[in-house]
């Protein structure tokens, strides 16, 4: 510059991630309602439901200057019995004739889908009072009637008669054209019919007064203006499960009707007219400016307010009139209400105001016509429930208010909370002080909204009037607004919400309970999520909650969406219609742009300015109104006429090709059957069996004969067809495609709703065939059953002809053309070429990948990529491949296909981990190979389970169970039974008191303890020390191990889990840590978008194996001496040993393989050899694993008791069951003598030598030792001798006796000794443990706990000392890589379906009842229109009464349709912690699933056919990548 002033997301599917997709909210608004508060004011706004039904009162009247008059008032006269009574009155005026209004104004949205309503046109097809304007006229006659008196009938509304009388009421006559008709004949124009200007004849129609003047009225015409009728063109709901309708229907010609055009009607005459560009039905609505909401585009709406329709009790009619088919008119008919003297009347609030009813829900039975408008009037003026005001309602907008400042070294009290001797918040917030007066009281003053109008006067002037002035008068609201003065903080704050979303947290109570919740979701004992309280945020006289629209939602997608695998491509193909369509050239100008006019009512919205104190509201410009008309102009593009083109599409020659259709005819293997034969005991099936079949001769063999079906090799991610699909050979017909060539036609083309054709497998019909195979069904099997999977039989079918069905995972889950966009590479058929060669080409039929696209997977010239046409589908999940309805079929059954309800998700891809009756590989005493056990007894010890007053508690698959406990007669002790104590059994501080406390003793007691007696401190004199009282801190083995720390068990001494930069991916995530090799190992090599690191693994540490050195006591003693022969002594420092420090072992040397790492060699050499053996060491995690009872600790609870003390009990009970052990069953034994050799360890309340005594446990004495010194002393074994296979000379349990020892005490309930007794047991069923070398197995020793012990346990110590391993298939646990997954609480998952209870809403159903539009037919009021012979009235013409005739509301009857409502009873659905039966999906889900079909079954489901991969695993071909 120009153009614009506009657009925000969030929760929620999942273990995590992306997408699809729904559900939820944050925003705005309303004619609202509730609920809880509530100080004013100004502007708005107020039955959305019953168009239900109305009491009462008002809403439409005016004009005496149209008329006759004079009911009432008033003035004024007269009379008056003073009650009144007459007469006047240009005062006034009831009721009546006339005149004009009364079709406006108000109200409602019932009807109406429609020329109803919007726009924008036409009216050459029309009217149009009152107004304006303009020409012209008004002259005469008549008779009549309300009224008003009189009379009669009615209950009443009202109704009859006779008399009389006027008009601007009614007739009439006469005049008259520029109207009207009709004829003639000119001109202009247009749009067919017409029209319009000038003329000329004939014909037909008019009038009204009032009034002193002046006006005013009055009648024709002709213009204007306002208003209106009619007519078209666009545009304006929803259903197709509504597909066909229409007889005045379409259309013509006379009539006729209207103001007009017209089937409006009405006679004929032709058959038409509407429709998929949705007629017709049904259903739902007033339209429209506008309004809410949106960035817009669009969606929802149509309250007030303007416009236009409709209607006024339901339903017809017309009459009056300029205008109605008339809201406050008539006429009828209906249905309601009322009144009645029962004979008949009356009424229509969807006008203001009200009542009632409905309802969640909406207002005074007000004021005043001052303003504005309206009718009427010359006017004063009257009428206006229009209007203007006031009343009510926080119903909404918008505005003030509820107080400002100071005021904390006392942050006041009380409340709240906390980590509690004290902070913290509530809070400068009070309280005090000062200050102000919007607002409120109380007083004073007081408006604008008035101008016209009328009166009086003045001035202008055309002297009628008009016009201006000046005075006076007229306000409901209203003594109201506004304004001033006075007082005094005085009169005024709530309500929601506080888990995320979404601003704002603690206590408390409660314990899946009450309760909350918009969505997720919250409560089962520590709830920021329920109540309450305290703080806090948010708005604010209001705050929420409830419905309803829009938005967010690009979630119907024009703007601006999808369709492989998330919903979603029709099974394919022709093909009307309809969309769309190659190249050049001229024409037109419908699309289209561009200017220009018209018109788009106001109001509202926008936007300047103005008025209310300010806003809200209001007002005056302005701008916009994206529209729709007319009218000029462009001509690129689309159309469209019209000539050409060949490249699209076709032909037309020459060839090639294939399981392409169909019909026929032939062909060998198998197969079964049947003859013969050979020939004998079995066959046949299976996971293993049976059922079958066989001595009446199977199976097997061999040869003949006969039937149906079906074609092995060839065959191939190979060919061919539109798809289903197609296979031996041959032969006829038919059809296609490809290449080459460019002769021919010249857009003849794509697609393609309806339609029409084909359409696998089942399945039907009708006649054939029927060898195999085989649903159904039968037998046998398995199995808890097996209505399955396996077996043996088998029947529709499976085959052919003909006809139906019309569906499949009919699939590349991917519609069809037609262009474009990077490569390899293999394959099939053709052409080029001399071709095995080729950067060759055309059509196919595959792999790979580039760029792009995708949510990922993946697609990638055969796109799912960029683009164009056209057509099909989709819009959360289940209800539902359902109901209805239609429509197709013989029938099964297809197609079309909803909605109540339900739920917050269902879903795709891909991630990570589990997990699989997936798969590769590895490791382990895992399993084979062994050796020894346990299960079978008894006995010990522990658990459950039953007892019990009480048998305390915990621990429960593995990973509870000789486990916590490494020591329950009492203590332990936590249980139970009594029996006491209450600051308490211990301790610390304070107070105040004592001088005790303790101690000894008596009473009583079962002790605890009560009672009580005797006796009694230090001191520097400040005090200290004790008891006691009070006070304030206690205690709890009460609960919760799922509130927690420590600590601990397991997987697992498994090799594994992570982290940093980078890199890959939208992301979860991956990479790295995967492959190849190796190892015990994530152990190390190699490779390598990974390079490093870190916790684990090794290593470092100990202890044992070997040696060096250095030390030598308590320990050795080789040499040399002494010797009671004992290292016992001197003494040695050599050994052994002890204990320090040190070496050594590294796959380091050698061979072999290997690139390494490594691995193999009984390999040297070494004390030891490939981690030398054995121990401590347990990553990241799992197990809400285990412990509040070891300990600690949050939080509850107890408090003369769940706390504390004592005594006795019990923890030790015993039908039973299970774990873990011991001791056996015996000679590898037992028993008896003799004999031999460790190691680690404890010991002073102790171990003790020794001697004695006892059979012995012990016991008495005594020694040595705080320990290399003493205590000390192995058992298997080995030498002998006995038992000889027996319930024993085995085995020892039970039992009786006597004793020792501990210990306050061994009855319940201790351990050893002796006698004596001498039970079961004779090697142990299914199962199932441990153990790979100094181990198993076996012998014994010691120690800790501990007064003693229930120890056969637990920890350690040495002695003797095997076997076996072929090897990983299998059971078991684990590692890693991979696959699948509907599992993630993670296969102890998930999950289908009957069957049973509840509850919910539906669907058929003999029928029942209401509506509701039509149809045929009877009858048909009222009133238009015709008829008229009766009757009236006559002067004619008309006219009226009556009488009839067609149309019709409305009633009746019929036989159908549609809607809806209920219906015994019945039929599926859906939902609902924790009901039965099964286990059909997900893993190979255990028989891969799955889609159509058909048949069975209690049910998921099962078999049988054809299809699919959206099936794993394995092989094996083939394609591709690399080499």
């Nucleotide at each position: 510059a120009c153009a614009a002033u506009g657009g925000a997301g969030a929760g929620u599917u999942u273990g995590a991630u992306c997408c699809u997709g729904g559900c939820u909210c944050a925003g705005g608004a309303u004619g609202a309602a509730c609920g809880c508060u509530a100080g004013c004011g100004g502007g708005a706004g107020g039955c959305u439901u019953a168009a239900c039904a109305c009491a009462u009162g008002c809403a439409a009247g005016u004009c005496g200057a149209g008329g006759g008059g004079u009911a009432a008032g008033g003035u004024u006269c007269u009379c008056u019995u003073c009650g009144g009574a007459g007469g006047a009155u240009a005062c006034a005026c009831g009721a009546c004739c006339g005149g004009c209004g009364c079709a406006c104004g108000g109200g409602u949205g019932a009807g109406u889908a429609a020329c109803g309503c919007g726009u924008a046109u036409g009216u050459a097809a029309c009217c149009u009072g009152c107004c304006u304007u303009u020409a012209a006229c008004a002259c005469g006659a008549g008779g009549a009637u309300a009224g008003c008196u009189u009379c009669c009938g009615g209950a009443a509304a009202c109704g009859g008669a006779a008399a009389u009388u006027a008009a601007u009421a009614c007739u009439u006559g006469a005049u008259a054209a520029c109207a009207u008709u009709a004829u003639u004949a000119a001109g202009u124009g247009g749009c067919a019919u017409c029209a319009c200007u000038a003329a000329a004849u004939a014909a037909u129609c008019a009038a009204a007064g009032u009034u002193c003047c002046g006006a005013u009225g009055g009648u024709u015409a002709a213009a204007g203006a306002u208003g209106g009728g009619c007519a078209u063109g666009c545009g304006u709901g929803a259903c197709a499960u509504u597909a066909g309708g229409u007889a005045g229907u379409u259309g013509g010609u006379g009539g006729g009707g209207u103001a007009a055009a017209g089937g409006c009607c009405u006679a004929c005459c032709a058959a038409g007219c509407c429709g998929a560009c949705g007629a017709u039905g049904u259903c739902u609505a007033g339209g429209g400016g506008g309004u809410c909401u949106g960035a817009g585009a669009g969606g929802a709406u149509g309250a007030u307010c303007c416009c236009c329709c409709a209607c006024a009790c339901u339903g017809g009619u017309a009459c009056u009139g300029a205008g109605a088919c008339a809201c406050g008119g008539a006429c009828c008919a209906g249905a309601c209400u009322c009144c009645u003297a029962c004979g008949g009347g009356a009424g229509g609030c969807a006008g203001c105001a009200g009542u009632g009813a409905g309802g969640a829900a909406u207002c005074u039975u007000g004021c005043g016509c001052a303003a504005u408008g309206g009718a009427c009037g010359a006017a004063a003026g009257u009428c206006u429930g229009a209007c203007g005001c006031a009343g009510c309602c926080a119903u909404c907008c918008c505005g003030c208010g509820u107080g400002c400042a100071g005021g904390a070294u006392u942050g006041a009290c009380a409340g709240c909370c906390c980590u509690a001797u004290g902070g913290g918040u509530u809070g400068u917030a009070a309280a005090c002080u000062g200050c102000u007066u919007u607002u409120c009281u109380g007083g004073a003053a007081g408006a604008a909204g008035a101008a016209a109008g009328u009166u009086a006067g003045c001035u202008a002037u055309u002297c009628g009037u008009u016009a201006g002035u000046u005075a006076a008068u007229u306000g409901c609201c209203g003594g109201u607004a506004c304004u001033c003065c006075a007082g005094g903080a005085a009169u005024a704050a709530g309500c929601a919400u506080c888990g995320g979303c979404u601003a704002a947290c603690u206590c408390c109570g409660u314990g899946c309970c009450a309760g909350c919740a918009g969505c997720c979701g919250c409560g089962g004992u520590a709830a920021u999520a329920c109540g309450g309280a305290g703080g806090a945020u948010g708005c604010a006289a209001g705050c929420g909650u409830u419905a309803u629209c829009c938005g967010g939602a690009a979630u119907c997608a024009c703007u601006g969406g999808g369709u492989u695998u998330a919903a979603a491509g029709g099974g394919u193909g022709c093909g009307c219609a309809g969309g769309c369509g190659g190249a050049a050239u001229a024409g037109c100008a419908a699309g289209u742009c561009a200017g220009a006019g018209g018109u788009g009512a106001a109001a509202g919205a926008c936007u300047a300015c103005a008025g209310c104190u300010c806003a809200a509201c209001u007002g005056u410009g302005g701008a916009a109104u994206u529209g729709c008309c007319u009218u000029u102009g462009a001509u690129a593009c689309u159309g469209u006429u019209a000539u050409u083109c060949u490249u699209g599409a076709g032909u037309g020659u020459a060839g090639u090709u294939g399981a392409a259709g169909u019909g026929g005819g032939c062909g060998g293997a198998a197969u079964a059957u049947a003859g013969c034969a050979u020939g004998u005991a079995g066959c046949g099936g299976u996971g293993a069996a049976a059922u079958g079949c066989a001595u009446a001769g199977a199976u097997a063999u061999g040869c003949u004969a006969u039937a149906g079906a079906a074609c092995a090799c060839c065959a191939a991610u190979u060919g061919c067809g539109a798809a289903g699909g197609c296979a031996g050979c041959u032969c006829g017909c038919u059809a296609a495609a490809c290449u080459a060539u460019a002769a021919c036609u010249g857009a003849c083309g794509c697609u393609g709703a309806g339609g029409c054709a084909c359409g696998a497998a089942a399945g039907c019909g009708u006649g054939g065939g029927g060898a195999g195979c085989g649903a159904a069904c039968a037998g046998g099997a398995u199995u808890a059953g097996a209505u399955a999977c396996c077996c043996u039989g088998g029947u529709a079918g499976u085959c052919c002809a003909c006809g139906c069905c019309g569906u499949a995972a009919a699939c590349g889950a991917u519609g069809a053309a037609c262009a474009c966009u990077c490569g390899c590479u293999g394959u099939u058929g053709g052409c080029g070429a001399u071709a095995c060669a080729c950067a060759g080409u055309c059509a196919g039929c595959g792999g790979c990948u580039u760029a792009g696209c995708g949510a990922a997977a993946g697609c990638g010239u055969u796109a799912a990529g960029u683009g164009u046409u056209c057509c099909a589908c989709c819009u959360g999940g289940g209800a539902a491949u359902u109901a209805c309805g239609a429509u197709c079929g013989c029938a099964a059954g297809g197609u079309u296909g909803a909605a109540a309800c339900u739920c917050a998700a269902a879903g795709g891809a891909a991630u990570u981990g589990a997990c699989g009756g997936g798969g590769g590989c590895c490791c382990g005493c895992a399993c084979a190979a062994g050796c020894g056990g346990a299960g079978g007894a008894g006995c010990a010890u522990g658990u459950g389970g039953u007892u019990u007053a009480a048998u305390u508690c915990g621990a429960u698959g593995a990973u509870a169970c000789g486990c916590g406990a490494g020591g329950a007669a009492c203590c332990u002790u936590a249980c139970c039974u009594g029996g006491g104590c209450u600051u308490a059994a211990a301790u610390g501080c304070a107070u105040a008191u004592u001088g005790a406390c303790g101690u000894a003793c008596u009473g009583u007691g079962a002790a605890a303890g009560c009672a009580g007696u005797a006796u009694u401190c230090c001191u520097u004199c400040g005090g200290g020390c004790a008891a006691u009282u009070u006070g304030c801190a206690a205690g709890g083995u009460g609960c919760u191990g799922c509130a927690u720390g420590g600590u601990u068990g397991u997987c697992g001494u498994c090799a594994g889990c992570u982290c940093g930069u980078g890199c890959c991916g939208u992301g979860a995530g991956g990479u790295g840590u995967c492959g190849g090799g190796u190892u015990a190992a994530g152990u190390c090599c190699c490779a390598u978008a990974a390079c490093g690191a870190g916790c684990g693994c090794a290593a470092c540490c100990c202890c044992u194996a070997c040696u060096u050195c250095u030390a030598g006591u308590u320990a050795c003693c080789a040499g040399c001496a002494u010797u009671u022969c004992g290292g016992a002594u001197g003494g040695g420092g050599a050994c052994u040993c002890u204990a320090g420090a040190g070496g050594a072992a590294c796959u380091g040397c050698c061979u072999a393989c290997g690139c390494a790492a490594g691995u193999a060699g009984a390999g040297a050499g070494g004390a030891a050899g490939g981690u030398g053996g054995g121990g401590a060491u347990g990553a990241c995690g799992u197990c809400a694993a285990a412990u509040c009872a070891g300990c600690a600790c949050g939080g509850c609870c107890c408090u003369u008791a769940u706390g504390u003390c004592c005594a006795g009990g019990g923890c030790u009970a015993c039908a039973c069951a299970c774990g873990u052990g011991c001791u056996a069953c015996a000679a590898u034994g037992g028993a008896c003598g003799g004999u031999a050799c460790a190691g680690a360890g404890a010991g002073c309340a102790g171990c003790u030598a020794c001697a004695c005594a006892g059979c012995g446990a012990u016991g008495u004495g005594a020694u040595g030792c705080u320990a290399a010194u003493c205590u000390u002393c192995a058992a298997a074994g080995c030498c002998g001798u006995u038992c000889u296979c027996a319930g024993u000379c085995c085995g020892g349990a039970u039992u009786a006796g006597a004793g020792u020892c501990u210990g306050c005490a061994a009855c319940u309930c201790g351990a050893c000794u002796c006698u004596a007794u001498g039970a079961a047991g004779c090697u142990g069923g299914a199962u199932u443990c441990g153990c790979u070398a100094g181990u198993a197995a076996u012998c014994g020793c010691a120690c800790a706990u501990c007064a003693g012990c229930c120890a056969u346990g637990g920890u350690g110590c040495g002695g003797u000392g095997a076997a076996u391993a072929c090897g990983u298939u299998c059971c078991c646990g684990g590692g890693c890589c991979u696959u699948g997954u509907a599992c993630a609480c993670a296969c102890c998952g998930c999950c289908c379906g009957u069957c049973a209870a509840g509850c919910c809403a539906u669907g058929g159903a003999a029928g029942u009842u209401g509506g509701a539009g039509g149809u045929a037919c009877c009858u048909g009021a009222a009133g238009u229109c015709g008829a008229u012979u009766g009757c009236c009235a006559a002067u004619u013409a008309a006219g009226g009464c009556g009488u009839u005739g067609u149309c019709u509301a409305g009633g009746g009857u019929a036989a159908a349709u549609c809607c809806a409502a209920u219906g015994a009873c019945u039929g599926g659905g859906g939902c609902u912690a924790a009901g039965u039966c099964g286990u059909a999906a997900c893993a190979a889900g255990g028989u891969a699933g799955c889609c159509g079909u058909a048949c069975c079954g209690g049910a998921a489901g099962g078999u049988g056919u054809g299809g699919c991969u959206g099936g794993a695993a394995u092989a094996c071909c083939u394609c591709c990548u690399u080499u």
Molecule: small-subunit ribosomal RNA
Organism: Bacteroidales bacterium